[in-house]
Context: one part of a larger RNA
């Protein structure tokens, strides 16, 4: 001083555990806000530091409804006091109250502070004070105006439409390409958005709004014909719904210009809404109830309450939002500290999910199958009332007078978007020039013409299949078990860093039950320890389950 065993010390692997996260499904519900949200400051408790609740009426007040022996939230105390069967804590539900900031909105601000006007009110002798209420802005609607009425403003995961728009990549480099119309950014909406009733497709048949799936297919085609980008038609599903203006023409009321005839335009109502072309207008025809001269009145047909399409109420079912009911197992000769285990006998089962109990429990607790439940508030679905329209109409034939969406279609230039990079390039959109027909009209069938065939553009609106998940409830996992799983299982977006933006941990386990070690020793009134004592165990004593490994000590024994 090295080895080796051994025995403790540190240390916190490891293994069991789970109270906490991850994923999927499925149901609900999809907002919240000037009635002031979200979000937050600062108070509140008889002592109160933190969570958690609540707001000056403050771990709360008031009503209902459930429940039914306790109770005054968690950090398991305690002190000092209460409340409760005249039903209290609890749980659902619908009021009250609810300081400051914060859209923040009376001005002002370095968010939770400062200072004001008017009006009522306390209060002083009066002023100061104090309390309630009221005052920002913009947009519409009315009004001459003064103002009155009504809306919005912000937040919010994710899906929705629009307005803008990369690069890193990729092309084994790179420019057209590509990534990608992705990231991002900004507008706005909704529970869903958008789309959407053929100027659509299709081929000589034929279909018949939109949206999503399957599949047509990695096809047709694009494409420095590289890298790549890539459909439709037709089929099979899910879902089903179809309207409404504007014109022509009729009526009504107002307005401009003009000396005037007359012109032009607005607003309101009836009419009308189509492409086998419609509608108007006129003219023949056919149906189509009654009374009343007339308003109208009986009567009878349709339809509806939120798309079309105005618009309210009341009953009924069902569902969501506290809860109720809910079978059947004992002995002990066994082992433990315990029986949930072993042996015996023996029930229940629409319930043998699952969790809990001193181990491993259908029959001990919660509990599951299965039934049941609501004053109230919220859903949804149907019925009644009731409302509205028609009967003052509706239809055929006809004449070819009048309407049928204009700086539009279309053309050039030039650019996006179509699976489609300018190409033989159709379609659709925009700037920028030009500019029609108007039903004997017009656009499309992938340059063009022509037959043909097919739709009617330049007005609006339209559930349902669909997308998403901040919430919420129930269910599942060949997910995860404390260096994992969320960053966070624990007063975590917390301590802590940064001027900020912002960045971000670490940290679970005594026992079955505190039975948390009375009382004595040793010591510095420490720290730790030795007895005792409770436990099944204390070598579970809290720095506490297990307790590895380095490190360190001591003991032994070998080598030097």
């Nucleotide at each position: 001083g090295g080895c080796a065993u051994g025995u403790g010390g540190g240390g916190g692997a490891u293994g069991c555990c789970u109270a906490g996260g991850c994923g999927c499904g499925g149901g609900c519900c999809g907002g919240c806000g000037a009635u002031g949200a979200a979000g937050g400051g600062c108070g509140u408790g008889g002592c109160c530091a933190g969570c958690u609740g609540c707001g000056a009426a403050a771990a709360g007040c008031c009503u209902c409804g459930c429940g039914g022996a306790g109770c005054c939230g968690c950090u398991c105390a305690g002190c000092a006091g209460g409340c409760g069967u005249u039903g209290a804590g609890g749980c659902g539900a619908g009021g009250g109250u609810g300081c400051c900031c914060g859209a923040a909105u009376g001005g002002g601000g370095g968010a939770a502070c400062c200072c004001g006007g008017c009006c009522g009110g306390g209060g002083u002798a009066a002023u100061g004070c104090c309390c309630g209420g009221u005052c920002a802005u913009c947009c519409c609607g009315c009004g001459c105006a003064a103002g009155c009425g009504g809306g919005a403003g912000g937040c919010g995961a994710a899906c929705g439409g629009c307005g803008g728009g990369a690069a890193g990549u990729g092309a084994a480099a790179c420019a057209u390409c590509u990534c990608a119309g992705u990231a991002c950014c900004g507008c706005c909406a909704g529970g869903a958005c958008a789309a959407g009733a053929a100027a659509u497709c299709a081929a000589g048949c034929g279909a018949g709004a939109u949206u999503c799936c399957c599949g047509u297919a990695g096809u047709a085609g694009u494409g420095g014909c590289g890298a790549g980008c890539g459909a439709a038609c037709g089929g099979g599903g899910a879902a089903g719904a179809g309207c409404c203006c504007a014109a022509a023409c009729c009526g009504g009321c107002g307005c401009u210009g003009g000396c005037g005839a007359c012109a032009g335009g607005g607003c309101c109502g009836g009419g009308g809404u189509u492409g086998a072309g419609g509608g108007g207008c006129g003219a023949u025809c056919c149906c189509a109830g009654g009374c009343g001269a007339g308003a109208g009145c009986c009567g009878g047909a349709g339809a509806g309450u939120g798309a079309g399409c105005a618009a309210c109420g009341c009953g009924c079912u069902c569902c969501c939002g506290a809860g109720c009911g809910g079978a059947a197992g004992g002995u002990u000769g066994c082992u433990g500290g315990a029986a949930c285990g072993g042996a015996c006998c023996a029930c229940c089962a629409c319930a043998g999910a699952g969790g809990g109990u001193g181990a491993g429990a259908g029959u001990c607790c919660c509990g599951u199958a299965c039934g049941c439940g609501a004053c109230c508030g919220g859903g949804a679905g149907g019925g009644c009332g009731c409302u509205c329209u028609c009967u003052g109409g509706g239809g055929a034939u006809u004449g070819a007078c009048c309407c049928c969406g204009a700086g539009u279609a279309c053309c050039c230039c030039c650019a996006g978007a179509c699976a489609c990079g300018a190409g033989c390039c159709a379609u659709c959109u925009g700037g920028g020039g030009g500019g029609a027909a108007g039903c004997u009209g017009g656009g499309a069938g992938g340059a063009c013409c022509a037959u043909c065939u097919u739709c009617c553009a330049a007005g609006g609106c339209u559930a349902a299949a669909u997308a998403c998940g901040c919430g919420u409830c129930c269910g599942c996992g060949a997910c995860c078990g404390a260096u994992a799983g969320u960053g966070c299982a624990c007063g975590a977006g917390u301590a802590c860093c940064g001027u900020g933006a912002g960045g971000g941990a670490a940290a679970g386990g005594u026992g079955a039950a505190a039975a948390g070690c009375a009382c004595c020793c040793c010591a510095g009134u420490g720290c730790g320890g030795g007895g005792a004592g409770u436990g099944a165990a204390a070598g579970a004593g809290a720095g506490c389950c297990u307790g590895a490994a380095a490190c360190c000590a001591c003991a032994u024994g070998c080598c030097u």